[in-house]
This is a predicted structure of a 72-nucleotide RNA (transfer RNA) from a Pirellulales bacterium.
The organism belongs to Pirellulales, within Bacteria.
The prediction has a mean pLDDT of 81.
Its Rfam family is "tRNA". It is annotated as a transfer RNA.
RNA sequence: GUGCCCUUGGCCGAGCGGCAGAGGCCCCGGGCUUCCAAUCCGGCGAGGCGGGUUCGACUCCCGCAGGGCACU
Numbered sequence: 001g002u003g004c005c006c007u008u009g010g011c012c013g014a015g016c017g018g019c020a021g022a023g024g025c026c027c028c029g030g031g032c033u034u035c036c037a038a039u040c041c042g043g044c045g046a047g048g049c050g051g052g053u054u055c056g057a058c059u060c061c062c063g064c065a066g067g068g069c070a071c072u
Base pairs, nucleotide, nucleotide: 001071002070003069004068005067006066007065010025011024012023018055027043028042029041030040031039048064049063050062051061052060
């Protein structure tokens, strides 16, 4: 330099163009307990950036940025 893949909460990680964007960990509150741990219930919080297409975009297209792999 070229090609391909990836980018979703504090972390991990799903999601046929239309539901309320799953779930786990962490965190917060509560139950249980003499207390703690474990466990149970509830809760908070998310689309890398900028454009485009569309009635409607995390999802499709383009550009940029970051990361990974391969080739030269």

The RNAcentral record of the sequence draws on ENA.